[in-house]
RNA sequence: CUCUUAUUUAGAGAGGUGGAGGGACUGGCCCUAUGAAACCCGGCAACCAUUCAAUGAUUUUAUUGAAAAGGUGCUAAUUCCUGCAAAGCGUUACGCUUUGAUAAAUAAGAG
Numbered sequence: 001c002u003c004u005u006a007u008u009u010a011g012a013g014a015g016g017u018g019g020a021g022g023g024a025c026u027g028g029c030c031c032u033a034u035g036a037a038a039c040c041c042g043g044c045a046a047c048c049a050u051u052c053a054a055u056g057a058u059u060u061u062a063u064u065g066a067a068a069a070g071g072u073g074c075u076a077a078u079u080c081c082u083g084c085a086a087a088g089c090g091u092u093a094c095g096c097u098u099u100g101a102u103a104a105a106u107a108a109g110a111g
């Protein structure tokens, strides 16, 4: 980097370093010196692993629940909204609503 599967309207500091940018991309709309990114600490979650319990099965293992010292991840706004398609509504050439796809992110597995 590519592919597969799953998840994405919940949750998480008014700490330290740092100094101007950031929210993937488009168009918006926002955040930011009452300090951006990044790093550290703290926190959240529970995808993988682990431990414990219950149940089924029965030397292995499956499901559910709990824990959280391991491997990631996350820690403004629904994945901030939107971008393509369909349906409905209002209009008259745009807008609104819903659903789906695409894209993106993360995890696990494969190449």
Base pairs, nucleotide, nucleotide: 001111002110003109004108005107006106007105008104013041015040016039017038021031022030023029025083027081028080042075043074044073047071048070050067051066052065053064054063055062056061079103084100085099086098087097088096089095090094
Model confidence (mean pLDDT): 83 of 100. SAM riboswitch aptamer (S box leader) from Fictibacillus phosphorivorans, 111 nucleotides, folded computationally.